[in-house]
RNA sequence: UUAUCAAGAAAGGCAGAGGGAUUAGACCCAUUGAAGCCUUAGCAACCCUCCUCUGGAGAAGGUGCUACGUUCUACUCUUAUUUAGUAAGGGAUAGAUAA
Numbered sequence: 001u002u003a004u005c006a007a008g009a010a011a012g013g014c015a016g017a018g019g020g021a022u023u024a025g026a027c028c029c030a031u032u033g034a035a036g037c038c039u040u041a042g043c044a045a046c047c048c049u050c051c052u053c054u055g056g057a058g059a060a061g062g063u064g065c066u067a068c069g070u071u072c073u074a075c076u077c078u079u080a081u082u083u084a085g086u087a088a089g090g091g092a093u094a095g096a097u098a099a
Base pairs, nucleotide, nucleotide: 001099002098003097004096005095010040011039012038013037014036018029019028020027023074024073025072026071041066042065043064046062047061048058049057050056051055070094075091076090077089078088079087080086081085
C1' cells in the first nucleotide's frame, strides 16, 4: 500500500492472577484455574498446489485462528420520535490477519 474482518474450529500438561488490542465508562470471562509456554488435535483458505482456468478442487508446506466478539458507548452522518434524550442504520478513527 491492497484485501478481509461473515462463518468455522479444543483437549491435555506446566504455571498461578489476571483477561476480553489501546484510553475512559459499561458489560462479560476467570482459583470449578486468567495470561503465558509446551504437546496433540482441529478450523479457515491469504500465500500455496492441481485442473477441463471469468471458474473449480485440494490441504503437503509458510502464516493465521480455535469464548461471547473487531462486545457496546465515545467522533461524525442519516432516519424515527423528542424537553432532555432514546432507538435503528451508515461512515470515520483505532486495531487484527494476510500478501
A computed fold for a 99-nucleotide RNA from uncultured Leeuwenhoekiella sp., annotated as SAM riboswitch aptamer (S box leader).
The organism belongs to Leeuwenhoekiella, within Bacteria.
The RNAcentral record of the sequence draws on MGnify.